[in-house]
Formats: sequence, structure tokens, C1' cells
RNA sequence: UUUCGGGGCGGAGUGAGAUUCUCCACCGGCAGUAUAGUCUGCGAACUCUCUGUGAGAGCCGAAUCGGUGAAAUUCCGAUACCGACGGUAUAGUCCGGAUGAAAGAAA
Repeated sequence: UUUCGGGGCGGAGUGAGAUUCUCCACCGGCAGUAUAGUCUGCGAACUCUCUGUGAGAGCCGAAUCGGUGAAAUUCCGAUACCGACGGUAUAGUCCGGAUGAAAGAAA
């Protein structure tokens, strides 16, 4: 320098109206480490400030038990839990900022 770089609402119910509520379902960025949404660190989003094509600071969700093993909060089994902002009947899954940005990966 170039390329790549986030997944997921299907069924039923209520209702004038819901992929937003209720029941069942579905999804899991990057690096590290015995293979991780829940460990450690990072990115994004969000908030504030400033000398504003940018920079700095802040904030930053959620897991236990049992088993195997030299080693696993990562595997296997079981049962849980979590998910920015704006819009709209209350949204992790729809629409929007975003044909964006970025941790990082490859050449």
C1' cells in the first nucleotide's frame, strides 16, 4: 500500500397496531491462554471536553456445578445469564447513522 474484517425472529398467543409484549426459538467481533459471548486484554457503540475532516478523557454487559486431563471459568454433560444509541406498540435478532469506522487477519 491492497484485500478482507458481526451473527441472529421461525412458530404460537394477545391486540386496532408488536419480527418490540407473553410462551417456545435463534445469534455470538479481535488477540491471548487446552478450543472462550460470560477469564485477561482490545475494538466498536455510548458520554464529556477541546485548538474539531481530528485529538484527549471517561464509560464499557453476562457462569456456575459435575466429569476427563499434566494442563480447560475454553473441551464433554447439565443448568443459568448477557447484549450501545435513534426510530417504531416496549427490539441482542427489524429500519437508521453505516456503501461508515475499527480491534485485527492475509498478501